[in-house]
RNA sequence: CCAUACCAGCCGGGGACAUAGCGGAGCCCUGUACCUGAAAUCCGCUACAGCAGGGGUGGAUUCCCCUUUUGAGGAACGAACUUUUACGUAUGAGCCGUAGCUUUUGUGUUGAGGAGCGGGUCUUGCGCAAUCGGGAGCUGUGAACCAUGUCAGGUGGGGAACCAAGCAGCAUUAAGCGGCCUACCCGAUGUGCCGCAAGGGCGCCUGUUCUGAGCAGAGGAUACGGAUAUCGCGUGGGAGCGACUUUCGAUCUUGGGGUGUAUGG
Repeated sequence: CCAUACCAGCCGGGGACAUAGCGGAGCCCUGUACCUGAAAUCCGCUACAGCAGGGGUGGAUUCCCCUUUUGAGGAACGAACUUUUACGUAUGAGCCGUAGCUUUUGUGUUGAGGAGCGGGUCUUGCGCAAUCGGGAGCUGUGAACCAUGUCAGGUGGGGAACCAAGCAGCAUUAAGCGGCCUACCCGAUGUGCCGCAAGGGCGCCUGUUCUGAGCAGAGGAUACGGAUAUCGCGUGGGAGCGACUUUCGAUCUUGGGGUGUAUGG
């Protein structure tokens, strides 16, 4: 060095959860990577940490160990920020009141403000007027018979004189239906630039007299006092997002080291 047989190794790995711990199974990442059976109501195992069975490759640019680079993804801590909630804070903002100050506006010697004396607005009583209703009054109309007067004609009684009832007509009138409303009486009122008397007097309006320069409104700053947790601020709890740091780490990559046994030629 060659051939045969064999042993080791390899035929994927990782994160979180779970577990005393490890591995599997389920989820996720990487990315290509033998098969079969059971397994979350879990399954198997114990630091040499899956079990059972089968297959391929196999001593090498194959596998293992150390080291370097890149780094998917996961985990821990969690500053800052946003939001919510409870409590506190009335030294911040906001609200209320008082004081003096300042500024501005209006008004004022054609008289501000104040004081005095009156009047009105208000209440009660009486009256007047207005309006409405009723009564009385005047007037028109108004009855087939059952109203009145007069009752032609006609009717009844009577020997007659005459008497009686009485329709139509005419006149009058009752109830009723209208009209006049001048003057009168009674009552009422969403009535009145009305009158008289009494009362009242907070406010407002107004007249007059005295005095003679301020008065009124709004805003601002300051000081003092007061109430309130709306905002702000502080503390605690919850949620979201999440910097920095730490950790595990598939994958990629640098350098170094190791890489078996037997037989025959």